[in-house]
RNA sequence: GACUGGGUCCCUGGCGGCAGAAGCCGUCGAACCGCGUCAGGUCCGGAAGGAAGCAGCGCUAAGGCGUCUCUUCUGGGCGCCCAGGAUCACCUGGUUGUC
Numbered sequence: 001g002a003c004u005g006g007g008u009c010c011c012u013g014g015c016g017g018c019a020g021a022a023g024c025c026g027u028c029g030a031a032c033c034g035c036g037u038c039a040g041g042u043c044c045g046g047a048a049g050g051a052a053g054c055a056g057c058g059c060u061a062a063g064g065c066g067u068c069u070c071u072u073c074u075g076g077g078c079g080c081c082c083a084g085g086a087u088c089a090c091c092u093g094g095u096u097g098u099c
Base pairs, nucleotide, nucleotide: 001096002095003094004093005092006091007090008089010085011084012083013082014081015079016078018075019074020073021072022071023070025066026065027064028063034059035058036057037056042051043050044049
């Protein structure tokens, strides 16, 4: 000097973990403008009956609160377990030629 292997560095992907958000779960949650049932009372009717329907009760919605776990998404000078790519800037090794 040539060829070549490995590592650092750069990029991408995968995996793990961390943080956040959403979903799931539980709970609270509608004077009226949600649903159901509608005491009392009101209305229609000669009556029999019927109608609407406040409170109450039940369910649910928007939304609030809570939590381990689980699922999804997002993030990054988290990790180094892995794979590939790019480069030849640095380190290191092998083979070989010349002096």